[in-house]
RNA sequence: ACGAACGCUGGCGGCGUGCCUAACACAUGCAAGUCGAGCGAGGUCCAUCUGGUGGCAACACCGGGGAAGACCUAGCGGCGAACGGGUGAGUAACACGUGAGAAACCUGCCCUGGAGAUCGGGAUAACCCGAGGAAACUCGAGAUAAUACCGAAUACCCAGUCCUGAUCGCAUGGUCGGUAGAGGAAAGAUUUAUCGCUCUGGGAGGGUCUCGCGGCCUAUCAGCUAGUUGGUGGGGUAACGGCCUACCAAGGCAUCGACGGGUAGCUGGUCUGAGAGGACGAUCAGCCACACUGGGACUGAGACACGGCCCAGACUCCUACGGGAGGCAGCAGUGGGGAAUCUUGCGCAAUGGGCGAAAGCCUGACGCAGCAACGCCGCGUGCGAGAGGAAGGCCUUCGGGUUGUAAAUCGCUUUCGGUGAUGACGAAAAUGACGGGAAUCACAGAAGAAGGUCCGGCCAACUACGUGCCAGCAGCCGCGGUAACACGUAGGGACCAAGCGUUGUCCGGAUUUAUUGGGCGUAAAGAGCUCGUAGGCGGCUCAGUAAGUCUGCUGUUAAAGCUCCAGGCUCAACCUGGAGAGGCCAGUGGAUACUGCUGUGGCUAGAGUCCGGUAGGGGAGCGUGGAAUUCCCAGUGUAGCGGUGGAAUGCGCAGAUAUUGGGAGGAACAACCAGCGGCGAAGGCGGCGCUCUGGACCGGAACUGACGCUGAGGAGCGAAAGCGUGGGUAGCAAACAGGAUUAGAUACCCUGGUAGUCCACGCCGUAAACGUUGGGCACUAGGUGUGGGAUCCCGUCAACGGAUUCCGUGCCGUAGCUAACGCAUUAAGUGCCCCGCCUGGGGAGUACGGCCGCAAGGCUAAAACUCAAAGGAAUUGACGGGGGCCCGCACAAGCGGCGGAGCAUGUUGCUUAAUUCGAGGCAACGCGAAGAACCUUACCUGGGUUUGACAUUUAGGGAAAAGCCACAGAGAUGUGGUGUCCUUACGGGCGCUAUACAGGUGGUGCAUGGCUGUCGUCAGCUCGUGUCGUGAGAUGUUGGGUUAAGUCCCGCAACGAGCGCAACCCUUAUCCUAUGUUGCCAGCGCGUAAUGGCGGGGACUCAUGGGAGACUGCCGGGGUCAACUCGGAGGAAGGUGGGGACGACGUCAAGUCAUCAUGCCCCUUAUGUCUAGGGCUGCACGCAUGCUACAAUGGCUGGUACAGAGGGCUGCGAACUCGCAAGAGUAAGCGAAUCCCAUAAAGCCAGUCUCAGUUCGGAUUGGGGUCUGCAACUCGACCCCAUGAAGUCGGAGUCGCUAGUAAUCGCAGAUCAGCAACGCUGCGGUGAAUACGUUCCCGGGCCUUGUACACACCGCCCGUCACGUCACGAAAGUCGGUAACACCCGAAGCCGGUGGCCUAACCGUAAGGAGGGAGCUGCCAAAGGUGGGAUCGGUGAUUGGGAUGA
Repeated sequence: ACGAACGCUGGCGGCGUGCCUAACACAUGCAAGUCGAGCGAGGUCCAUCUGGUGGCAACACCGGGGAAGACCUAGCGGCGAACGGGUGAGUAACACGUGAGAAACCUGCCCUGGAGAUCGGGAUAACCCGAGGAAACUCGAGAUAAUACCGAAUACCCAGUCCUGAUCGCAUGGUCGGUAGAGGAAAGAUUUAUCGCUCUGGGAGGGUCUCGCGGCCUAUCAGCUAGUUGGUGGGGUAACGGCCUACCAAGGCAUCGACGGGUAGCUGGUCUGAGAGGACGAUCAGCCACACUGGGACUGAGACACGGCCCAGACUCCUACGGGAGGCAGCAGUGGGGAAUCUUGCGCAAUGGGCGAAAGCCUGACGCAGCAACGCCGCGUGCGAGAGGAAGGCCUUCGGGUUGUAAAUCGCUUUCGGUGAUGACGAAAAUGACGGGAAUCACAGAAGAAGGUCCGGCCAACUACGUGCCAGCAGCCGCGGUAACACGUAGGGACCAAGCGUUGUCCGGAUUUAUUGGGCGUAAAGAGCUCGUAGGCGGCUCAGUAAGUCUGCUGUUAAAGCUCCAGGCUCAACCUGGAGAGGCCAGUGGAUACUGCUGUGGCUAGAGUCCGGUAGGGGAGCGUGGAAUUCCCAGUGUAGCGGUGGAAUGCGCAGAUAUUGGGAGGAACAACCAGCGGCGAAGGCGGCGCUCUGGACCGGAACUGACGCUGAGGAGCGAAAGCGUGGGUAGCAAACAGGAUUAGAUACCCUGGUAGUCCACGCCGUAAACGUUGGGCACUAGGUGUGGGAUCCCGUCAACGGAUUCCGUGCCGUAGCUAACGCAUUAAGUGCCCCGCCUGGGGAGUACGGCCGCAAGGCUAAAACUCAAAGGAAUUGACGGGGGCCCGCACAAGCGGCGGAGCAUGUUGCUUAAUUCGAGGCAACGCGAAGAACCUUACCUGGGUUUGACAUUUAGGGAAAAGCCACAGAGAUGUGGUGUCCUUACGGGCGCUAUACAGGUGGUGCAUGGCUGUCGUCAGCUCGUGUCGUGAGAUGUUGGGUUAAGUCCCGCAACGAGCGCAACCCUUAUCCUAUGUUGCCAGCGCGUAAUGGCGGGGACUCAUGGGAGACUGCCGGGGUCAACUCGGAGGAAGGUGGGGACGACGUCAAGUCAUCAUGCCCCUUAUGUCUAGGGCUGCACGCAUGCUACAAUGGCUGGUACAGAGGGCUGCGAACUCGCAAGAGUAAGCGAAUCCCAUAAAGCCAGUCUCAGUUCGGAUUGGGGUCUGCAACUCGACCCCAUGAAGUCGGAGUCGCUAGUAAUCGCAGAUCAGCAACGCUGCGGUGAAUACGUUCCCGGGCCUUGUACACACCGCCCGUCACGUCACGAAAGUCGGUAACACCCGAAGCCGGUGGCCUAACCGUAAGGAGGGAGCUGCCAAAGGUGGGAUCGGUGAUUGGGAUGA
């Protein structure tokens, strides 16, 4: 934007538009007639006239006949019907558009000029009679008219022919004249003026024919053509012409796309676009074609005829079955098809058309109305005031916000609509369908008139609830898995508005087919290479020409449309007028720079030839050489050889391997030379020699004189593998065999081994045929190698060296280019010329078709379907069975464990009424829990309770409540008794009832806060400014050293800074100093059996404060005069002295809603709360962490020594007594440097045991006790007696630890009535071994590299198989369409022929003739039939690959 459709909605008017599908079939009505002034006839009316009936009559009624006249009509005749109206099937064509031409043409009616209209004749329809038929209709006989038909006359004239003049043209030839002259006309009507008629010239308008140019797709259509191309004669036409025919010739068209296939009416224009373009061809206008399908002619000025004819076919209808009728793609309308498109309306009033002298008649053309928001335009649905910001709704942080001046309410107005009245233009005299019109006036009353879509981003507009990957949304990205601005609803908002959305289609955006205006190194894209045809492009110069080019003028480019300016409807849409524009095309005049053409002009710089040199694995053929492998023969020689990561198969005592000599054969020229060196177009080319041969380079400048470049088709060459025929075969080696490896191993490794590799000839024609870079020419900084020449300098010469220059081949690099990477005189820079190629990924370089090939296969080359990406370059990470550097109890070196046993504890699983919940690799599992018998407790069972066990508020009402006692009960609780508060007299406190609410260890740690774990005490993580990069980003932070450390130093486009590291803090190790009780006791004194017990003392220990000390400070070596490091001195301590606290940016949706807090959801006589009992302790098992052991470095018994750090009043509890003991009794001291817990243990000194399931080990069990507690049954700890299990050092595997550490020994504390503690947290005692080292395992840090990973390797991802779905190919076949061909048949009809037959006009007295007709027949010929092919499509068991699915 739309001829639209669909969904929801819908007030009015104006102007437009309205079967895009079935050119499907059609009921009914209408759409082309008219003229009586062409003609005869008929009918109706009708004056005078006349008959009958009734009546006295007037008169009434029924008839007959009928002049003039009027009207009507079938027929003959004329004109029209070829216009107007419809449709777009066919048509790729002179069909259309545009411009020319017709000297090759026609033209009724109309205009204009000239001339004329004389004399006759014979028919025929209507009509009447007869006949046939169901009908349609037809036949026969008779009669008649004309503007119907025919004959004759006349002819300025027409026309054919002959002769001739002038003039013109591109040719045939045209025009104007003259002369002769065969042949050729006519119609009247009405009336007094016209209309007709005939011949003829001209005009206008219309038509016909020819030509140039222009406008679709397809080459998977490449060759087409026999009337085909041309000529001659003839025919035909209005006219040219193979238009037709006979003969002759063999042409004609085509890569500038013939022929074929598909699609399509063409144009003015319409839509879009900045334009260039692209798409379309409704309405309006021009042209064409068609009229049920196919064929044909007739009539006519005009048709091969929409509402005419004939024939054939299909279909429909009528029928008496014999035969007939029909054609809405006219207007309405019907059925059907379809997503979809209207009334069986009014009128000829206007405009136009036909006929007519006219009146007039006809006109579904047309003018109007109806239906439809289908489109465009206009208008309205009210305007103003109005805050208690009402109610209601929605949201809420509960304060409020919003809907919202919106409503209510008050005032005002009445457009539109409604009702009534008047009523213009359209009409020039009359005539108005529209018309109940437009317009104007009046009346009533805000009265009758708003919806649709959207609100995640693009894209204007946000909240709540519901839902819970469901239901659904979606144009793309994508939403939805319990807090959805994305689904649904509501409130609110945004945008349009009588519409709003959706769908479809076209253009745009899309420079995404690139003329304007793109590309091809790596994104899609340079053909494997060369030669070369057509074509395209082409050096300097002179002259001419004017084709291209530029410019002026003329013609044309219909109207409408478009643009501008005016005007008319109230405006607009719409309409009217004027102006403008219009590429192109044609004609004509000019210009000549450039291109072309001509002069086969001129030139030499391009190109080529010639002469002299140079290098080379360039090619082909023939010959030849040595080394090596293998094989054969012989000698020497003996047990192995060979092979691998390690082996085995294999070879070898029948003598291998090794070694020596001799021989055979094939292949390759391996090493040195050998070089990012050479040659070739590319593929490719490597011993040496000979023969033949191609090209290149350098120098000279003798010759030719643009001879050039590129190159569609075409031709040739073209690695390896492969194929055919014939040879050859040493080595190597697909296939194959064996041995290994492995889970397997149809592989990698090994031992063998056939095609093949080699030669000749012939195919194939492809490669990552790559510089992934087509060829040619020119221009645009350099530097440095190397191969081949030439010149110059130096030099006596040679060699060497230097400079310049030409050609080749590399590297680096500026400008420039590039998305970046990179390229950069060997361009991927700047330009020109030519060719090839590309246009999202997959499907697919596949299918089908064609061509080539022996085959394998190659070349050319789609679509359906499917995805929203595929891809390039670079960046940051992560990762690697990549690299470099470094670290860590990471390995190694050690010591001790775990894994086996018993027990303890935790956990999985199972069980259960419940075994509450959480934690799950490291980083869950002696974890939350630093204490589960009740309680705890969250779980289960049972019993109760409902404003609640607990908090607050309000209202009402009350006098108690608690406590104590008794009873029932398992208890909670209930019942009864007793009991009674303070006060300022308001009330406080208490309990009852009711309302708000409480309560929840219910859910979500994936909604959260806080806290915590982990990587990891690893050395990292960032920022500002600057700089670099299009950007992501980089730099800094990399590099060289160094460190425990991004620690420090040096360097550096970086300079600084922050969080981390370190330090600052605590503790410990030494010293000094101050103080000195409850600590200490050297010296002085007192006292005791003994003890700091006492007086005193501050020296010491110790305690508590305050200080000092350690900083690589000093010396030496190394190192960059550095950082630092190594060694040393001193020192209590030495290089962060030891330990602790301290944990960067972040990761793991890590853990915790059951510590706490908290959003949302859920429960509310229960998921709350109270209570008794049970459970959390359940046990076939598995796992984790520990304890105790298995013993002599030990057990047991006796004796004896030395800590630190803690705790204590509901507590620690001495001493004494009792008990074998756990403990009990009594009781001092101590709120603790004072008293107590409290004997430390290992150790040491003795004794005993003597290798054993033991004097080891202590589980388990029996019995008896103690203590705590309301209560030890489930389910506590401890003591005593008895019992005395497994276990003799632990498989695979695995853990901790680097010094006061491991190991070992005991002590204390928290929790706690008691205890499961063997756990945890601390404390001290005794007190080792080892580290060569960094290859490997694990983890980590830095740099670098690759990447198709980014949820980041626990990543990504390939193929088969199985199943579902979809589209496509092949397929025995089968069904159909289309266009031809061959033959048969052959309607109607034109043309031709025609014996016989029929025959009014003319001739003829007549006979007859001329002419005509029917019939018959020939050619052509539609439909039809037969046949074999072509081509396209449908379908097809089965089959093939492809796409897609959790």